[in-house]
RNA sequence: AGAGUUUGAUCCUGGCUCAGAAUGAACGCUGGCGGCGUGCCUAACACAUGCAAGUCGAACGAGACCUCUCCUGCUUGCAGGAGACAGUAAAGUGGCGCACGGGUGAGUAACGCGUGGGCAAUCUGCCUUCGAAUCCGGGAUAACACUGCGAAAGCGGUGCUAAUACCGGAUGAAGUCUCUAUUUCUUCGAAGAUUGAGAUCAAAGGGUGCCUCUGCAUGCAAGCAUCUGUUCGGAGAUGGGCCCGCGUACCAUUAGCCAGCUGGCAGGGUAACGGCCUACCAGGGCGACGAUGGUUAGCUGGUCUGAGAGGAUGAUCAGCCACACCGGAACUGACACACGGUCCGGACUCCUACGGGAGGCAGCAGUGAGGAAUUUUGCGCAAUGGGGGAGACCCUGACGCAGCAACGCCGCGUGAGUGAAGAAGGCUUUCGGGUCGUAAAGCUCUGUCAGGCGGGAAGAACCUGUUCGAGGUUAACAGCCUUGGGCACUGACGGUACCGCCGAAGGAAGCACCGGCUAACUCCGUGCCAGCAGCCGCGGUAAUACGGAGGGUGCAAGCGUUAUUCGGAAUUAUUGGGCGUAAAGGGCGCGCAGGCGGCCUUUCAGGUCAGCUGUGAAAUCCCGGGGCUCAACCCCGGAAGAGCAGAUGAAACCGGGAGGCUUGAGUAUGGCAGAGGAAGGCGGAAUUCCUGGUGUAGCGGUGAAAUGCGUAGAUAUCAGGAGGAACACCGGUGGCGAAGGCGGCCUUCUGGACCAAUACUGACGCUGAGGCGCGAAGGCGUGGGUAGCAAACAGGAUUAGAUACCCUGGUAGUCCACGCAGUAAACGGUGAUCACUAGGUGUGGCGGGUAUUUACCCCUGCCGUGCCGGAGCAAACGCAUUAAGUGAUCCGCCUGGGGAGUACGGCCGCAAGGCUAAAACUCAAAGGAAUUGACGGGGGCCCGCACAAGCGGUGGAGCAUGUGGUUUAAUUCGACGCAACGCGAAGAACCUUACCUGGGUUUGACAUCCCGGGAAUCCCCUUGAAAGAGGGGAGUGCCCUUCGGGGAGCCCGGAGACAGGUGCUGCAUGGCUGUCGUCAGCUCGUGUCGUGAGAUGUUGGGUUAAGUCCCGCAACGAGCGCAACCCCUGUCUUCAGUUGCCAGCAGGUAAAGCUGGGGACUCUGGAGAUACUGCCCCGGUCAACGGGGAGGAAGGUGGGGAUGACGUCAAGUCCUCAUGGCCUUUAUAUCCAGGGCUACACACGUGCUACAAUGGGCUGUACAAAGGGCAGCGACCUCGCGAGAGCAAGCCAAUCCCACAAAGCAGUCCCCAGUUCGGAUCGGAGUCUGCAACCCGACUCCGUGAAGCUGGAAUCGCUAGUAAUCGCGGAUCAGCAUGCCGCGGUGAAUACGUUCCCGGGCCUUGUACACACCGCCCGUCACACCAUGAGAGUUGGCUGUACCAGAAGUUGCCGGGCCAACCCGCAAGGGGGGCAGGCACUCAAGGUAUGGCUGAUGAUUGGGGUGAAGUCGUAACAAGGUA
Repeated sequence: AGAGUUUGAUCCUGGCUCAGAAUGAACGCUGGCGGCGUGCCUAACACAUGCAAGUCGAACGAGACCUCUCCUGCUUGCAGGAGACAGUAAAGUGGCGCACGGGUGAGUAACGCGUGGGCAAUCUGCCUUCGAAUCCGGGAUAACACUGCGAAAGCGGUGCUAAUACCGGAUGAAGUCUCUAUUUCUUCGAAGAUUGAGAUCAAAGGGUGCCUCUGCAUGCAAGCAUCUGUUCGGAGAUGGGCCCGCGUACCAUUAGCCAGCUGGCAGGGUAACGGCCUACCAGGGCGACGAUGGUUAGCUGGUCUGAGAGGAUGAUCAGCCACACCGGAACUGACACACGGUCCGGACUCCUACGGGAGGCAGCAGUGAGGAAUUUUGCGCAAUGGGGGAGACCCUGACGCAGCAACGCCGCGUGAGUGAAGAAGGCUUUCGGGUCGUAAAGCUCUGUCAGGCGGGAAGAACCUGUUCGAGGUUAACAGCCUUGGGCACUGACGGUACCGCCGAAGGAAGCACCGGCUAACUCCGUGCCAGCAGCCGCGGUAAUACGGAGGGUGCAAGCGUUAUUCGGAAUUAUUGGGCGUAAAGGGCGCGCAGGCGGCCUUUCAGGUCAGCUGUGAAAUCCCGGGGCUCAACCCCGGAAGAGCAGAUGAAACCGGGAGGCUUGAGUAUGGCAGAGGAAGGCGGAAUUCCUGGUGUAGCGGUGAAAUGCGUAGAUAUCAGGAGGAACACCGGUGGCGAAGGCGGCCUUCUGGACCAAUACUGACGCUGAGGCGCGAAGGCGUGGGUAGCAAACAGGAUUAGAUACCCUGGUAGUCCACGCAGUAAACGGUGAUCACUAGGUGUGGCGGGUAUUUACCCCUGCCGUGCCGGAGCAAACGCAUUAAGUGAUCCGCCUGGGGAGUACGGCCGCAAGGCUAAAACUCAAAGGAAUUGACGGGGGCCCGCACAAGCGGUGGAGCAUGUGGUUUAAUUCGACGCAACGCGAAGAACCUUACCUGGGUUUGACAUCCCGGGAAUCCCCUUGAAAGAGGGGAGUGCCCUUCGGGGAGCCCGGAGACAGGUGCUGCAUGGCUGUCGUCAGCUCGUGUCGUGAGAUGUUGGGUUAAGUCCCGCAACGAGCGCAACCCCUGUCUUCAGUUGCCAGCAGGUAAAGCUGGGGACUCUGGAGAUACUGCCCCGGUCAACGGGGAGGAAGGUGGGGAUGACGUCAAGUCCUCAUGGCCUUUAUAUCCAGGGCUACACACGUGCUACAAUGGGCUGUACAAAGGGCAGCGACCUCGCGAGAGCAAGCCAAUCCCACAAAGCAGUCCCCAGUUCGGAUCGGAGUCUGCAACCCGACUCCGUGAAGCUGGAAUCGCUAGUAAUCGCGGAUCAGCAUGCCGCGGUGAAUACGUUCCCGGGCCUUGUACACACCGCCCGUCACACCAUGAGAGUUGGCUGUACCAGAAGUUGCCGGGCCAACCCGCAAGGGGGGCAGGCACUCAAGGUAUGGCUGAUGAUUGGGGUGAAGUCGUAACAAGGUA
């Protein structure tokens, strides 16, 4: 620091996802040790049991049981007494504590918390310090005793008693209050200090010691001394209380809220201010800077993350707050409205004798429940701290420790070195090997941890005791108090840390991952199954993605997963984003608040800035140092710190005040353009209608029609009239307006802009949340109007349908007036304002200059409106002084797609509907721009037997052949649009053959290796359909030899490795092939352009058969294709001359190159030549090239062939061959016989033969080319009607043979007919091949003589030696050809042309396609599932208002009942004061009524989303077929 994912690829936008760190975690697998931490996040749910707050006898009274000892009595076992236990336990009065410590986070959005201040508006026990004091009295009461009630808890009566309990009095000011004066400070208030006067308020003792004075007189008391306590007051410290500034979550689909509510006066209350409370008076207070309401939440230091800013969080530790079963209340007290206190109400649990009682773990353990989940009913007060005490000491689940838990962090170990025969084994393999792997074993070492044995700290100092001093007190060296040193005593942890010894490599490694992101790869299994998955995505027979294994990678006593937070995410953007087209500018204006604001001077000092002061708790983080062996952890010191507050200063800037200025803005004056707005009036053209005339059969409409109109006279035409709406030409990327919008002419009223020149005002400005107004079309209301047009509707067409497009009609509406509505692709898809930043060229308006003048040109200024273009910007497209550039100010808006601009709520509206505006759920994208293709019922250009023009066919018939289908035991398999179908198959009777039936074989029909035997081989017999099975006989070769034998080949037998497979996969492959297409294309290097995909080149202008060539050009070159080079053919030359040829010469025959001979010719086959737009004319750019001509055998690639670019179709072929994988192995192999591939209601393709006279039959007669031939071609001759047979010459072939070519030509017959056409079919007889022609061959002869008379829709081939027609040959092959491959003979017609059909090429355009139009894709319906809205309602929660009722308690009043202290009184009694009780106000729970908000649920219903193949159509994307 980034990465993956939208696309064929690219750039951008944008979401989703990942890698990091973290956690009080949980779960899965695994688990050696130690240290330090941490451990109910859920039910503030309920709790058994134990413990968690007591202490003081030096405040007070009282005071044991038990046990022991002693004494007495005696019925020796009891009774009584005394002492010890013991002034102890327990209980009581009293004091202090219990308000701390500990827990929890429910509530709380608040002065609760944080931070900084204030209290002149306050309190503060214990503690410190200072001052003063501590006098005299009194009456009770618990305990206790007796007694009563009750099950209990507990309560009562009578009697006794003490105090540091309670009460009265005295004294008393430095205190408090009132008054007076001075001074200080200040919130101007008597607040502080000081002076004087008056009033008023206290107390408690206890311990120890001593005897100088007094008394008893031992010693003690008074007294003294000391310690401690008590009272009053001052000050301090500490801790509280209250107030204020600022900060402190979300929702505006919560916008208005408040009755003690705001303020005042008076009073009450409090420690204290205050509506805190009460009465009266006034009517205020809060709120868009977010009141009120709702939801959520303890706050902070900090913690996690982050570069930071931020974001998230608030466990452990620390500060504050709140709470203590739920709700309310007060009492006591220095402090409480009180966790382990009280009272009342409620719920719950427990006890009960049913009358009544008890309780509160959110203390520590622990239990149940809940939950994914969180520990021991441990030890100790040794340390630290707290309470009480004079102290010893007691108490302390605070705390210190231990236990459990890998929950976290940190540390250590599970060994180290050496060791190649690279062991065995596993995995894999191309079988060679590779790998685990120096890993192991082996050898040599070490000793951490764990184990055993032994030793063994620090944490401990107080206190107390003792001893040695010092000081103080005192009359005093006792004593007491204070203090220093030594010794002794005190340890839960714990025999722990640590150390030593012993033995021993011995006891100690797992988990996840290995397709990309992301480090790490193979085999097997599985076969869209099982499964994986964080995202993209894997799995449908070769899965590095599933499961296992081997190997590897990462981390390691852990590793993964899940959850959550931050990060990455600049994906809420302050740092640090955007809004023309990706999401996003409000439809437009006016304008309140708000925000921002020109130049100069001066002042203030609010903002701002500077240094200073205070605060910023500790802990944490950071730095330095130190302690545990290190680290984690702990300790010490330091540093830092935003903010807030105080005080000092500065004055540029912002801001406030004052003064001035003119450039922003505005006003005045003069001009000027304009469809700017409103109202009124006028005009002509056209449509329609009406009337009349002329006139006759149609009109109208369409792609074509029909509906419709018309003989009752239409359309057409003429004249006249009516009425409504709109204003041709001018007219223009011209004008005006803020936008919507505005178009005939005239008048009136009216808004704004612009130009020129001066004068004036003096910042008066810009923007603008809310608000107000305007706002196309369509729509609504009321009333008019209605010519044309025209939703709805009707009819006619079209169509599979046609609720559409087209046609004929036609109502709302369109028009006017008034009112509503308030939306648009309200678009420049571009908010407003200001400033700045190259130009060029139009156009509208107004000026200036110049020319003598008006003034067209010309130059120039301002305002508006267009185009082009530079910098710059931008993802690109593009924008570019009219910015989308550079800056400034203000407003609006956006944050993935869908759900959805929807639901609910609210506001508006008559309604339609508008504005505001979610969520659940779902997807891994949705998008923008540009690129390359492909495609288009887009365009342009151009080719091709593509159409057209022609000729001949197919489709109809019969047959042949292939295919589908059907049939069958099998009819083997493959090929399926072109590009499968006379195709593989260039030849199925057996064989072939792969199929079926049946019969056999199992190392096999075939290959290699091993063992045994045998030469090979040949012959015979039995059985059988054969294969096979069984049996017999004959027979010994080659090489080497040491003569025993061995080896090679072959055969037989045997065992196992293996063979075999036309079994599967052509979608695992090679090779080969088809096709687009012999189409002209396909690319590369360098350069250039572009962020990039990519473009350029290859486009353009010409030209060509051609990316052929020329020219131009940011391209220049090159490659594969084209062409040429190759072959055949056409002309010539030359060489050669047999088997071919024969002109001349000679011989010769019936004839004949037959013979001699010849090379002239033909021919054969070698080598050459020729053609190149070379020449001429014209056109063309002086080009390429084209047209014409000459010459030439041939002329513009002469004709034909071979040759097939990059690629496409997962095209075809595993059955040619090769080959991976899978399957099979007495069978899917192999052998054999027979059958089948030849079936036959049908359908299709390809052919043959025909339908006849351009023909058929017969007779005669002429001319080829190219091939083939020894298991061959086979002449002549003879026989047969013939197929053929017999015999047999020649020929390994320019020699011989196949082999007569046929159409043609000549002659003749037939005479238009199912025929002398046609030959199918069938009968008979034969020939040939072959082991064998039944299924199932070909041919011959005789007989038979079917369909068919030119073939519907449709469709094929062909442009010249071509089509058509005629025959010949060959491959395969024993035989079988209408097929295939070749050969020659005869030999046409037509092409105007490129509109259309098909295919193709180039350029361009659109695209939502890229599996590429056989594409993509929309909506209803049907089915399943999911979430959600509405819904008669039902049922919870929270809450408002009104009323009822009202416990406990405070306060007030009453207080007839009751009462010790004080006063009066001899007493009785009275007074004062109080208690019970009652009443009143208030008030919790509760109740009634009625609202609000919110959740759950609900028959039914609405839409939405998702789902592999459903149904119907075809809406959109191309002009998407109606843009």
Predicted 3D model of a 1523-nucleotide RNA (small-subunit ribosomal RNA) from a metagenome. It matches the Rfam family "Bacterial small subunit ribosomal RNA". The RNAcentral record of the sequence draws on SILVA.